[in-house]
RNA sequence: CUCAUCAAGAGGGACUGAGGGUACGGCCCAGUGAAGUCCCGGCAACCGCCGCGAGUCCCCUGGCUCCAGCACCACCGGAGUCGGACGCGGAAACGGUGCCAAAUCCGUCCCGGACGCGAGAUACGCGCCGGGGAAGAUGAG
Numbered sequence: 001c002u003c004a005u006c007a008a009g010a011g012g013g014a015c016u017g018a019g020g021g022u023a024c025g026g027c028c029c030a031g032u033g034a035a036g037u038c039c040c041g042g043c044a045a046c047c048g049c050c051g052c053g054a055g056u057c058c059c060c061u062g063g064c065u066c067c068a069g070c071a072c073c074a075c076c077g078g079a080g081u082c083g084g085a086c087g088c089g090g091a092a093a094c095g096g097u098g099c100c101a102a103a104u105c106c107g108u109c110c111c112g113g114a115c116g117c118g119a120g121a122u123a124c125g126c127g128c129c130g131g132g133g134a135a136g137a138u139g140a141g
Base pairs, nucleotide, nucleotide: 001141002140003139004138005137006136011040012039013038014037015036019029020028021027023108024107025106026105041100042099043098046096047095049090050089051088052087053086056085057084058083062082063081064080065079066078067077069075104135109132110131111130112129113128115127116126117125118124
């Protein structure tokens, strides 16, 4: 940098001792012990692994084999097989990670709304609802 996912799920102990939830605002968690380290346990199923696959793709022909054309090679056409992509399903005993308060705690920027409040109109402000972004986290490349 690219892609995928992010409203589900899963906590005890020991050491230690004041912070933590990225930033800001809000709201929470925290001496009935934060963050951190270690031990044990668990959750999930991204990669790896196992099975299946009608069809599609492999962008100069994915590899190999065979058939036909041919004097031969190359090449083009056809078939088979193997593999990969992709899709579906499975296991979690084993490997690489991850995770175990609250939706990624909520909002922040943009768009939409036939909704609510404000003295309140199709305008404005605040809120609410929906969608998208940004940022972040995790995995794969």